[in-house]
RNA sequence: UCUUAUUUUGAGUGAUUGAGGGAUCUGGCCCUAUGAAAUCCGGCAACCAGCAUUUUGCAUUGGUGCUAAUUCCAGCGGUUUUUACCGAAAGAUAAGA
Repeated sequence: UCUUAUUUUGAGUGAUUGAGGGAUCUGGCCCUAUGAAAUCCGGCAACCAGCAUUUUGCAUUGGUGCUAAUUCCAGCGGUUUUUACCGAAAGAUAAGA
């Protein structure tokens, strides 16, 4: 880089540390010294491996992933009662090439 699948479920009153964070750009809206990000621990989940009584199930083990708000919301297109809905794009994750 390409393909496929998923992307409104779920998960912390913990430890260290100490100022930012919510992918990027723009706009908005939020979180944060009642502790951001990071690391550790804990937890969730079930993509791959694994296991089983194999349309599915399990979570003892390994590889990942995740652990505020729908992927925080909008941006592009469609419908529309002008406020919502649907789809796409982009992003993220996994497996494969």
The RNA shown here (SAM riboswitch aptamer (S box leader)) has 97 nucleotides and comes from Clostridium ihumii. Rfam family: SAM riboswitch aptamer (S box leader). Its family is annotated with regulation of gene expression in the Gene Ontology. Lineage of the source: Bacteria > Bacillati > Bacillota > Clostridia > Clostridium. The prediction has a mean pLDDT of 85. The RNAcentral record of the sequence draws on MGnify.